[in-house]
Context: one part of a larger RNA
RNA sequence: UUGGGCGUAAAGCGAGCGCAGGCGGUUGCUUAGGUCUGAUGUGAAAGCCUUCGGCUUAACCGAAGAAGUGCAUCGGAAACCGGGCGACUUGAGUGCAGAAGAGGACAGUGGAACUCCAUGUGUAGCGGUGGAAUGCGUAGAUAUAUGGAAGAACACCAGUGGCGAAGGCGGCUGUCUGGUCUGCAACUGACGCUGAGGCUCGAAAGCAUGGGUAGCGAACAGGAUUAGAUACCCUGGUAGUCCAUGCCGUAAACGAUGAGUGCUAGGUGUUGGAGGGUUUCCGCCCUUCAGUGCCGGAGCUAACGCAUUAAGCACUCCGCCUGGGGAGCGAACAGGAUUAGAUACCCUGGUAGUCCAUGCCGUAAACGAUGAGUGCUAGGUGUUGGAGGGUUUCCGCCCUUCAGUGCCGGAGCUAACGCAUUAAGCACUCCGCCUGGGGAGUACGACCGCAAGGUUGAAACUC
Numbered sequence: 001u002u003g004g005g006c007g008u009a010a011a012g013c014g015a016g017c018g019c020a021g022g023c024g025g026u027u028g029c030u031u032a033g034g035u036c037u038g039a040u041g042u043g044a045a046a047g048c049c050u051u052c053g054g055c056u057u058a059a060c061c062g063a064a065g066a067a068g069u070g071c072a073u074c075g076g077a078a079a080c081c082g083g084g085c086g087a088c089u090u091g092a093g094u095g096c097a098g099a100a101g102a103g104g105a106c107a108g109u110g111g112a113a114c115u116c117c118a119u120g121u122g123u124a125g126c127g128g129u130g131g132a133a134u135g136c137g138u139a140g141a142u143a144u145a146u147g148g149a150a151g152a153a154c155a156c157c158a159g160u161g162g163c164g165a166a167g168g169c170g171g172c173u174g175u176c177u178g179g180u181c182u183g184c185a186a187c188u189g190a191c192g193c194u195g196a197g198g199c200u201c202g203a204a205a206g207c208a209u210g211g212g213u214a215g216c217g218a219a220c221a222g223g224a225u226u227a228g229a230u231a232c233c234c235u236g237g238u239a240g241u242c243c244a245u246g247c248c249g250u251a252a253a254c255g256a257u258g259a260g261u262g263c264u265a266g267g268u269g270u271u272g273g274a275g276g277g278u279u280u281c282c283g284c285c286c287u288u289c290a291g292u293g294c295c296g297g298a299g300c301u302a303a304c305g306c307a308u309u310a311a312g313c314a315c316u317c318c319g320c321c322u323g324g325g326g327a328g329c330g331a332a333c334a335g336g337a338u339u340a341g342a343u344a345c346c347c348u349g350g351u352a353g354u355c356c357a358u359g360c361c362g363u364a365a366a367c368g369a370u371g372a373g374u375g376c377u378a379g380g381u382g383u384u385g386g387a388g389g390g391u392u393u394c395c396g397c398c399c400u401u402c403a404g405u406g407c408c409g410g411a412g413c414u415a416a417c418g419c420a421u422u423a424a425g426c427a428c429u430c431c432g433c434c435u436g437g438g439g440a441g442u443a444c445g446a447c448c449g450c451a452a453g454g455u456u457g458a459a460a461c462u463c
Base pairs, nucleotide, nucleotide: 003435004434005433006432007417008416012431014201015200016199017198021194022193023192025088026087027086028085029084030083031082033081034080035077036076037075038074039073040072041071042070049065050064051063052062053061054060091191092188093187094186095184096183097182098181099180103177104176105175106174107173108172109171110154115149116148117147118146119145120144121143125136126135162169163168206247207246208245209244210243211242215241216240220236221235222234223233258430259429260428261427262426263425266408267407268406269405270404271403272402273401274400275399276398277397278396283391284390285389286388287387288386289385290384291383292382293381294380295379299306300305312376313375314374315373316372317371318362319360320359322357323356324355328354329353333349334348335347336346412419413418436463437462438461445456446455447454448453
């Protein structure tokens, strides 16, 4: 190099924008550069290969053929790639209507806490640790109260929630500003994808100049611990952390997974939209049914009061009081018969009753314990449960769909772990990178940087 690879074995640039280059949707006509094809010329000889021949054979030699994959010229084909001229809308973009968001820059502003200052109260400790000590404190600390100053960070909300290309972004308000998503399908008509170089952004630490400095805190000092303790623990504390401007350009810059497009079972959360369905709960209004309370008209009641849940108006039944009648029947009762006995069956007599009329605040616990049942008879209002209708619909639920973000899981893939519509599956396009360990991300050179250092990046040797 070919090949094979890049989540964890070596290997995805930290991320984006983008010149060149590579690759590129549907369709018509055309061209003939690529492509395919025919012919001619050339492709020296020897050699290689095939078939013959000559030395006894072979090596060796001779002859003929094939091959010489190529190049040039002249013709031809037109599917595909390329070029030219048109058309299209699904890729891409614009427009219109909406949506969410710690996306960015600048300015302003708020409260809690820490520290410091002043003053009041107050007195001997405070602080710190495993235990101590260094430290602070009678020059009044710690604690507590009031007032003030200054800097930095934004509790709860907060969420495998959101936004951003990545780094990253979180109190609140305003100004300026980037991107994304959904719906419509009005416009442009392939304007696209990737991207060597290049350019831009890029945590923390670090550097330069000027500010700022509450807390924290490399270095440093002290106290402990320890055999020692250049540490872990404690008391202090400088750079730094913060701001402005400029540099640095690196991280386990990680999903250890480059970007883009299409396809390939599901299940279940969540964020932001769109469309559809469904009505209940909730709220309000109206009508109505059943129950349960209160008030009240007629009517009733001696009155109190009751009053569609009557104590109102009727009917039926039951119960009771008084009087009359009493043929037949006939509980009770009496006598006889039967029988071991017969308080029964059988026979005789016969009381109440059976019948009629009148009445009763239903009546003796004179308990509003209104006898029971049925039907009818103004309203008003509260409450419980149900039904129907109207209304504002929100919320909820269900379904479909788009975009994001999680978990689980099948096929498939994988050395396994695992990945699995957010692929590590199936394909295509483009870029980056890898090729045993150490030496070494070192040396040298080059470029960048104020420096620190960064980028590019070997070899000898060794296993």
This is a predicted structure of a 463-nucleotide part of an RNA (small-subunit ribosomal RNA, central domain) from Limosilactobacillus reuteri. The coordinates come from a structure-prediction model, not an experiment, and the mean pLDDT is 81. NCBI's taxonomy places the organism under Bacteria, Bacillati, Lactobacillales, Lactobacillaceae, Limosilactobacillus.